[in-house]
């Protein structure tokens, strides 16, 4: 110096003048003026998880249905994160990136087409044998060669054989099982035995292990004001997705419910922002996610939806002129996007600018 990986920070700054919102004080007087402070994100986006928090009497049991599904962990909790372990991929590397509970340890279905044959066979081809018109046919063995396909009995050397095969055989790989050793575990290493070597799929059916009430701020609560109530069916009938227990509550003709037809509200305040599973740096513990101390700090609350405009300096860039170069002029210019009860997360989208490590390349000392 240039190329690349991987994490992080910030995403418009400063001023004037004007205007909108909330909280507060302070005049005047009952709704205006002043003054001070604060005022939209890293994703506010998607609505895909998880949860606070509200209602349904308990959210109590199964059934069914639904999400997870390697090993330890971290969290209020997750399909989220960290930090392992195994099977692979892609790059020269940094590094990214798929998968992971069960196929002999229930059962089942699937594997197109092509090929002989996809749970198990014989097309070529070999080999013994018989018959020929000497081109070939028959009957038997055989699956090493070849060819079909995504996959067709595991490799190398022998030993055998009529030719041939794990038929046997040493050794190697799988795989089971077993013993010692490391490690919390997943696993790993290494002996011992056993020819066990005939697949592959569960984002096929299922089966095993965990979880898991429903609905959601248009949840709810309070007040205020209006109307009209008629009809049917009913002995049981509701209770936030279905079903069946339990339990509770209301009725059993003075009719609980359920359903149709019709009429009246759809205002106002809260929910709703001051305390929170907040935020900030610093210590201390942890490989880390991440917990702890102690100190500081209060950061929108709108309600058809405030948080804004203009104009001015700089400044990050970008192009173009001029100049060896510092430099200068002149133009352009800052994405992606707007809170609506909140919080952890995950995915998308994203102009610029910085900071740290780390891998390759060239040169230099």
């Nucleotide at each position: 110096c240039a190329g690349g990986c991987u994490g992080g920070u910030u995403g418009g700054g400063c001023a004037a003048u004007c205007g909108c919102g909330g909280u507060u004080c302070u005049g005047c007087u009952u709704g205006c003026a002043g003054g001070a402070u604060c005022g939209a994100g890293g994703a506010a986006a998607g609505u895909c998880c998880g949860c606070a928090c509200u209602c349904c009497a308990c959210a109590g049991a199964g059934c069914g249905c639904g999400a997870c599904g390697u090993c330890g962990g971290a969290u209020a909790a997750c399909a989220u994160c960290c930090g392992g372990g195994g099977c692979g991929g892609g790059g020269c590397a940094a590094c990214c990136u798929g998968c992971c509970g069960g196929a002999a340890c229930a059962g089942g279905g699937c594997c197109a087409c092509a090929g002989a044959a996809a749970c198990a066979a014989a097309c070529a081809g070999c080999c013994a044998u018989c018959c020929c018109u000497c081109g070939g046919g028959g009957u038997g063995g055989u699956g090493a060669u070849g060819g079909u396909g995504a996959a067709a009995a595991g490799g190398u050397g022998g030993u055998g054989u009529a030719a041939g095969a794990g038929a046997c055989c040493a050794c190697c790989g799988g795989c089971g099982u077993u013993u010692g050793c490391a490690g919390u575990a997943a696993u790993g290493c290494a002996g011992g035995c056993g020819g066990c070597c005939a697949g592959g799929u569960a984002a096929c059916c299922c089966c095993c292990g965990u979880c898991g009430g429903g609905a959601g701020c248009a949840a709810g609560g309070c007040a205020a004001a209006g109307c009209a109530g008629g009809g049917a069916c009913a002995a049981g009938a509701g209770a936030u997705g279905g079903c069946u227990c339990g339990u509770c509550u209301c009725a059993u003709u003075u009719g609980a419910g359920u359903c149709c037809c019709g009429g009246g509200u759809a205002u106002g305040c809260u929910g709703c922002a001051a305390c929170g599973a907040g935020c900030g740096g610093c210590g201390c513990g942890g490989u880390g996610a991440c917990g702890u101390g102690a100190c500081g700090c209060c950061c929108a609350g709108a309600g058809a939806g405030a948080u804004g405009a203009u104009u001015g300096c700089a400044c990050a860039g970008a192009u173009g002129g001029c100049g060896c170069a510092a430099g200068u002029c002149a133009u352009c210019g800052g994405a992606c996007a707007g809170a609506a009860u909140g919080c952890g997360g995950c995915u998308u989208a994203u102009a610029a600018a910085c900071c740290a490590g780390c891998c390759u390349g060239a040169g230099a000392c």
Predicted 3D model of a 365-nucleotide RNA (Bacterial RNase P class A) from an Anaerolineales bacterium. Taxonomically the source falls in Anaerolineales (Bacteria, Bacillati, Chloroflexota, Anaerolineae). It matches the Rfam family "Bacterial RNase P class A". Its family is annotated with dimeric ribonuclease P complex, tRNA processing and ribonuclease P activity in the Gene Ontology.